[in-house]
A computed fold for a 72-nucleotide RNA from a Thermofilaceae archaeon, annotated as transfer RNA. Its Rfam family is "tRNA". Rfam describes the family as follows. Transfer RNA (tRNA) molecules are approximately 80 nucleotides in length. The sequence is in RNAcentral, with records from ENA. Lineage of the source: Archaea > Thermoproteati > Thermoproteota > Thermoprotei > Thermofilaceae.
RNA sequence: GCAUGAGUAGCUCAACGGUAGAGCGGUCGGCUGUUAACCGAAUGGUUGGGGGUUCAACUCCCUCCUCGUGCG
Numbered sequence: 001g002c003a004u005g006a007g008u009a010g011c012u013c014a015a016c017g018g019u020a021g022a023g024c025g026g027u028c029g030g031c032u033g034u035u036a037a038c039c040g041a042a043u044g045g046u047u048g049g050g051g052g053u054u055c056a057a058c059u060c061c062c063u064c065c066u067c068g069u070g071c072g
Base pairs, nucleotide, nucleotide: 001071002070003069004068005067006066007065010024011023012022013021018055027041028040029039030038048064049063050062051061052060
């Protein structure tokens, strides 16, 4: 340099154009002599940046950035 995959909650990952969710974690409470486990509740997002298409974009298109892999 070329090709390809990925970027979404603190972490690991979903969401085939129509209100962005789950598990774990952290917080509060219950239970217990205490801790852990268990149970309940609340909690958490400029979907990497910018632009375009569309009534509507995490999703489609363009460009840039970051990381992984392959080729040269």